This is a predicted structure of a 73-nucleotide RNA (transfer RNA) from Monosiga brevicollis. Lineage of the source: Eukaryota > Choanoflagellata > Craspedida > Salpingoecidae > Monosiga. The prediction has a mean pLDDT of 83. It matches the Rfam family "tRNA". About the family: Transfer RNA (tRNA) molecules are approximately 80 nucleotides in length. The family's RNA type in Rfam is transfer RNA.
[in-house]
RNA sequence: GGGGAUAUGGCGCAGUUGGAAGCGCGUUAGACUGAAGAUCUAAAGGUCCCGCGUUCGAUCCGCGGUGUUCCCA
Numbered sequence: 001g002g003g004g005a006u007a008u009g010g011c012g013c014a015g016u017u018g019g020a021a022g023c024g025c026g027u028u029a030g031a032c033u034g035a036a037g038a039u040c041u042a043a044a045g046g047u048c049c050c051g052c053g054u055u056c057g058a059u060c061c062g063c064g065g066u067g068u069u070c071c072c073a
Base pairs, nucleotide, nucleotide: 001072002071003070004069005068006067007066010025011024012023013022019056027043028042029041030040031039049065050064051063052062053061
């Protein structure tokens, strides 16, 4: 330099022929306990990497960029 994959709550990951996001762990509160753990219930937490575009509408499509990673040179 060329090409591919990937980027989504604190962490690990789903998701959708475009109609606006969910699971597990974790966190917080309550129940339970003498107190914890375990268990149960509830809640908080996300500019879906960035910008532009297409569209009535974009996490999803197009273009450009950035990070990580793999292959080729």